[in-house]
RNA sequence: GCCAGAGUGGUGGAAUUGGCAGACACGCUACGUUCAGGGCGUAGUCCUGGCAACAGGGUGCGGGUUCAACUCCCGCCUCUGGCA
Numbered sequence: 001g002c003c004a005g006a007g008u009g010g011u012g013g014a015a016u017u018g019g020c021a022g023a024c025a026c027g028c029u030a031c032g033u034u035c036a037g038g039g040c041g042u043a044g045u046c047c048u049g050g051c052a053a054c055a056g057g058g059u060g061c062g063g064g065u066u067c068a069a070c071u072c073c074c075g076c077c078u079c080u081g082g083c084a
Stems, first nucleotide, its partner, number of pairs: 001083007010026003019067001027045007046057004060076005
């Protein structure tokens, strides 16, 4: 240099003939149980604002197509593999 694959919360990872983003698990927090810890149970856990209801934003970065994009198209960045 060329080709292919990948990038989603704190972590691993779902969601694809384009239609509710963050399922599920781990971790973490609070509470209960315990003398205490572990374990177990219940609830919460993307971000911002808000007492709340709710509102806005968010899938590596920037554009495009579309009523609608994690998903399709273009450029770029990073990682992995292959070829030279």
Source information: The RNA shown here (transfer RNA) has 84 nucleotides and comes from a Candidatus Dojkabacteria bacterium. Its Rfam family is "tRNA". Gene Ontology term of the family: triplet codon-amino acid adaptor activity. The coordinates come from a structure-prediction model, not an experiment, and the mean pLDDT is 80. Taxonomically the source falls in Candidatus Dojkabacteria (Bacteria, Bacteria candidate phyla).